[in-house]
Context: one part of a larger RNA
RNA sequence: CGCAGGAAGUUUGAGAGGAGUUGUCCUUAGUACGAGAGGACCGGGAUGAACCGACCGCUGGUGUCUCAGUUGUGGUGCCAACUGCAACGCUGAGUAGCCAAGUCGGGACGGGAUAAGCGCUGAAAGCAUCUAAGCGCGAAGCCCCCCUCAAGAUCAGACUUCCCACAUGGAGAACAUGGUAAGAUCCCCUGAAGAAGACAGGGUAGAUAGGCUGGGUGUGGAAGUGCCGUGAGGCAUGGAGCUGACCAGUACUAAUCGAUCGAGGG
Numbered sequence: 001c002g003c004a005g006g007a008a009g010u011u012u013g014a015g016a017g018g019a020g021u022u023g024u025c026c027u028u029a030g031u032a033c034g035a036g037a038g039g040a041c042c043g044g045g046a047u048g049a050a051c052c053g054a055c056c057g058c059u060g061g062u063g064u065c066u067c068a069g070u071u072g073u074g075g076u077g078c079c080a081a082c083u084g085c086a087a088c089g090c091u092g093a094g095u096a097g098c099c100a101a102g103u104c105g106g107g108a109c110g111g112g113a114u115a116a117g118c119g120c121u122g123a124a125a126g127c128a129u130c131u132a133a134g135c136g137c138g139a140a141g142c143c144c145c146c147c148u149c150a151a152g153a154u155c156a157g158a159c160u161u162c163c164c165a166c167a168u169g170g171a172g173a174a175c176a177u178g179g180u181a182a183g184a185u186c187c188c189c190u191g192a193a194g195a196a197g198a199c200a201g202g203g204u205a206g207a208u209a210g211g212c213u214g215g216g217u218g219u220g221g222a223a224g225u226g227c228c229g230u231g232a233g234g235c236a237u238g239g240a241g242c243u244g245a246c247c248a249g250u251a252c253u254a255a256u257c258g259a260u261c262g263a264g265g266g
Base pairs, nucleotide, nucleotide: 001152005163006162007161008160009159010158011157015149016148017147018146021049022048023047024046025045026044027043033038051106052105053104054103055102059100060099061098062097066093067092068091069090070089071086072085073084074083075082076081110144111143112142117137118136119135120134164265166178167177168176169175183261184260185259186258187203188202189201190200191199208254209253210252211250212249213248214247215246218242219241224237225236226235227234228233
């Protein structure tokens, strides 16, 4: 821009893409078959491999500053307590998120038409013949069934709901211009969304983000003080103190105020 008014939402599915694998074991059954050795079809069940998808409750990885320990050096006058730099200085742990080595799921079942092949009926050709007319069965393959996208499917589909037939020019329900309606955008606060656009939530009639409060999680016993020890240090106060992303609550802070677009329909 189109889809013969303008919108919001919900959809149909022409079409396209994906998937499509397979082992072993048990049973049927030591049966059929076979002198024996051996050893099934058909059917039923179980459990794997690789591959694919999703997820983070479990097992773990990462987790750049969440907590603790610690070395050297500089700083806050000194002690103590903190703090800068040294690969996050190094080390031990670790929330959320992301992830696999973790967990769950998938290939199926079924239907249709067939291939090779196997048939029925059956002439040409009194017989025979699956074929010439006609009718069946029959594959991991084909088309459906399953998953995803999908009406620019210009053949532009369907359904529900909302907005109304304004003003000026014009002979005008053409056309042009203008302010609006429903609605949308800009702008702003953001996000398990994201390269930018987009998508999703929110904008005071508000829990959208931050803060704060409470909880969770992690770390692992803060500082100060007291006691014990000559001292390094230990114990008590006290599962202490601190705690990013997690879960809630709460208008304290910031989403202020605004602007723009947007129908008039034969």
This is a predicted structure of a 266-nucleotide part of an RNA (large-subunit ribosomal RNA, domain VI) from Effusibacillus dendaii. The prediction has a mean pLDDT of 90. Rfam family: Bacterial large subunit ribosomal RNA.